[in-house]
Bacterial RNase P class A from a Balneolota bacterium, 347 nucleotides, folded computationally. The gene name in the source record is rnpB. Its Rfam family is "Bacterial RNase P class A". About the family: Ribonuclease P (RNase P) is a ubiquitous endoribonuclease, found in archaea, bacteria and eukarya as well as chloroplasts and mitochondria. Its family is annotated with dimeric ribonuclease P complex, ribonuclease P activity and tRNA processing in the Gene Ontology. The prediction has a mean pLDDT of 75.
């Protein structure tokens, strides 16, 4: 210099005017509403994101018992940590890819049982089609074999040799796997030694094992106000209607279901200060944890966050909060910084 890998950050700037949502202060008058309550003024402060998105995983919070037992169902699935928790994160292990920095993936169990393996093929779990060898009464016979051929995605360890009538882990060397032992590691696992032990695959088929798991969701839910004949009819029910969003138990428990005909469908809270951000110190490889200091940064309810002017630049991507938080995934123009690898040249 070129080609790459990994991580972090940023996401037009400054000022003026007008307008909108929220908060505080002042002012205390008016308006709307039966009411609970709401609106109008002035000043100051404040007002979208790294993903606010998808609503995918987990939790807080709320209600149903203070959510309790069992069955069924569902989820997760290498190991050890982190966390409030997770299917997330970190560190490792194993497999695969790359010269490399590094990236991707995960595999509990197939000697518990059941099931499936199309077509082809003799045979898909136990088998002999073509064959090979020996015998022979010469036959469509008897016995041995599985090396060679053929089928298939897959034929039951592979290659080479010894051996044999022909063969075969029958025996030997190396390789792959299984089992046992020793050593290291918390562990996944790794290294070495011994042992011919070698009857396949599928668990994203049922199933078995370990762990987790009650359901619903802010339209949760709470309070207030208003509304009324607390209407009429049929049925069930303390011998338990019904609730506990599958069933049984348990715990509550007097209402519940259907039809006809009506009323109200308003206000306030929940609502943002929190597993919070930043800096420093300490522990840890790290995720993360602890301590100290400091900061406050939207909270609406048909829903504000806009318009315009001036100046400047590299001319601006994806995109708009709706109870909150931790993650994941997806979208993203341009720019900045840090660490690392390889090649070439030079030293």
């Nucleotide at each position: 210099c070129g080609a790459g890998c990994c991580g972090a950050c940023u996401g037009g700037a400054u000022g003026g005017u007008c307008g909108c949502g929220g908060g505080c202060a002042c002012a205390a008058a008016g308006c709307c509403g039966c009411g609970a309550g709401g609106c109008u003024g002035u000043g100051c402060c404040u007002g979208a994101g790294g993903a606010a998105a998808g609503u995918c995983g987990g939790a807080g919070c709320u209600g149903c018992a203070c959510a309790g037992g069992g069955c069924a169902g569902g989820g997760u699935g290498c190991u050890g940590g982190g966390u409030a928790a997770c299917g997330c994160c970190c560190a490792g292990c194993g497999a695969g890819g790359g010269c490399g920095a590094c990236c991707u993936c995960g595999a509990g169990g197939a000697a518990a049982g059941u099931g499936c393996c199309a077509c082809a093929g003799a045979a898909a779990c136990a088998u002999a089609c073509c064959g090979c060898c020996g015998g022979u009464u010469c036959g469509u016979c008897c016995g041995g074999c599985a090396a060679g051929g053929g089928u298939g995605a897959a034929a039951c360890g592979g290659u080479g040799g010894u051996g044999u009538a022909a063969g075969a882990g029958a025996c030997c060397a190396c390789c792959a796997g299984g089992g046992g032992g020793u050593a290291g590691g918390c562990g996944a696992c790794u290294a070495c030694c011994c042992u011919g032990c070698u009857a396949g695959g599928c668990a994203a088929a049922c199933c078995c094992c370990a762990c987790c798991u009650g359901c619903a969701g802010c339209a949760a839910g709470a309070c207030c106000a208003a509304a009324u004949a607390g209407g009429g009819g049929a049925g069930a029910c303390a011998u338990g209607a019904u609730g506990u969003g599958g069933c049984c138990c348990g715990c509550g428990g007097a209402u519940c279901u259907c039809c006809c005909g009506g009323g109200u469908u308003g206000g306030u809270c929940g609502c943002u200060g929190g597993a919070g951000g930043c800096a420093c110190c300490g522990g840890g490889c790290a995720a993360c944890c602890g301590g100290u200091g400091u900061c406050c940064u939207a909270g609406a309810g048909a829903a504000a966050u806009g318009a315009u002017c001036a100046u400047c630049c590299u001319c601006g991507a994806c995109a708009g909060a709706a109870c909150u938080c931790c993650g994941c995934u997806u979208a993203u123009a341009g720019g900045u910084c840090g660490g690392c690898u390889c090649c070439c040249a030079c030293g």